[in-house]
RNA sequence: GGAGGCCUUCCGCCGAGUCGUGACGGUCCCCGACCGUCACGAGCCGGGGACCCACGUCCCCGGGGCGAAUCGAGACGCGUUCCAUCGCGCGACUCGUAGGGCAGUCCUGAGCCCGAGCCCGUCAGCUAACCCGGUAGGCGGUAGAGGGAAGGAAA
Numbered sequence: 001g002g003a004g005g006c007c008u009u010c011c012g013c014c015g016a017g018u019c020g021u022g023a024c025g026g027u028c029c030c031c032g033a034c035c036g037u038c039a040c041g042a043g044c045c046g047g048g049g050a051c052c053c054a055c056g057u058c059c060c061c062g063g064g065g066c067g068a069a070u071c072g073a074g075a076c077g078c079g080u081u082c083c084a085u086c087g088c089g090c091g092a093c094u095c096g097u098a099g100g101g102c103a104g105u106c107c108u109g110a111g112c113c114c115g116a117g118c119c120c121g122u123c124a125g126c127u128a129a130c131c132c133g134g135u136a137g138g139c140g141g142u143a144g145a146g147g148g149a150a151g152g153a154a155a
Stems, first nucleotide, its partner, number of pairs: 010141005018042011043135006053125001062123001063120004071096004076091005099114004105148004
C1' cells in the first nucleotide's frame, strides 16, 4: 500500500414490502436516537366475488395463483427395451430467447446483469357492491455519455 472480514453511520439497488401512534425489550455517543417484537391506523400490493360479455366439440396429461423469470436448441450420464436405433423418464450442463433491472422521470445510445423460486389443493374467466390476505427477504458503495420535459424543497 492492497485484498478480505466484523461493527456503526450515511447513501443507494431489486421488490408491494413504506409511514404514523402506542406498549414491551435491547443498544448507544443517554432523557434522545436507533434496532427488534406486538397492537391499531394510513398508504401500497395481491386474491376471491354479479348483471353484461366471454367460454365450439372430443380426448386426457386435472386446474389455478404470486413473480420479469417464458420458450427453444444442443450435447452428457443413468434407467426402460434381448441388443441397436427411436421414443420415454430422471439428473446435471451449455448456448440462445419472450420478458425484466441498473442513483428522480422520458428519449437516444454504450456497457453490465437477471431470465429464479414458491404457493393453492380438484376449486376460482371478466366482474360493481362486498369479502379475505401481505406489508418480507436479499444485495451494493461514485454510480460512463448526450438531449428533452415537468416538478419539489431550502435560503